[in-house]
A computed fold for a 73-nucleotide RNA from an uncultured Mycoplasmatota bacterium, annotated as transfer RNA. Rfam family: tRNA. The family's RNA type in Rfam is transfer RNA.
């Protein structure tokens, strides 16, 4: 330098033939328990890395940028 893959909740990840964003763990609250833990129930938490574009509508498609990983040279 060229190409490929990845970036989504505090963490690990799912969701990609475009249609109001999810799980597990963690956190908070409640129940239970003498207390803790465990268990059960509920709640909060996200400009989907960033920008531009296409579209009635974009996490999803196109282009560019940043960061990380890999292959080739």
């Nucleotide at each position: 330098g060229u190409c490929u893959c990845g970036u989504u909740a505090g963490c690990u990840c799912a969701g990609c033939a475009g249609g109001u964003a999810g799980a597990g763990c963690a956190u908070u609250u409640g129940a239970c328990u003498u207390u803790u833990a465990a268990u059960c129930a509920a709640a909060g938490g996200g400009u989907c890395a960033c920008g531009u574009g296409u579209u009635c509508g974009a996490a999803u498609c196109a282009c560019g940028u940043a960061c990380g990983a890999g292959a080739c040279a």